[in-house]
RNA sequence: GGGGACGUAGUAUAACCUGGCUAGUACCAUCGGCUCCAGACCGGUUGAUCUGGGUUCAAAUCCCAGCGUCCCCA
Repeated sequence: GGGGACGUAGUAUAACCUGGCUAGUACCAUCGGCUCCAGACCGGUUGAUCUGGGUUCAAAUCCCAGCGUCCCCA
C1' cells in the first nucleotide's frame, strides 16, 4: 500500500440477513426481603447501539466517509 471481518451497559451477548412494540438477557454494582451474621435464594433500581453524514414516515439494522481492534496479501 491492497483486501476481509468486527465495533451494542463495567463484562459477555441477542435483535442486523428481511428497517417498525419502551434495544432484551446473564453476570457485576446498588437497595430491600430472608438470616444471629454471611453466602445461596427472591424482588426492585441504575447503566449501552464507535463518530459524523445520507436514504426513509421510521435506522442498532440500509448506504457513504472517518476512527479503533483483529486477520490475510505485498
Molecule: transfer RNA
Organism: Nanobdellota archaeon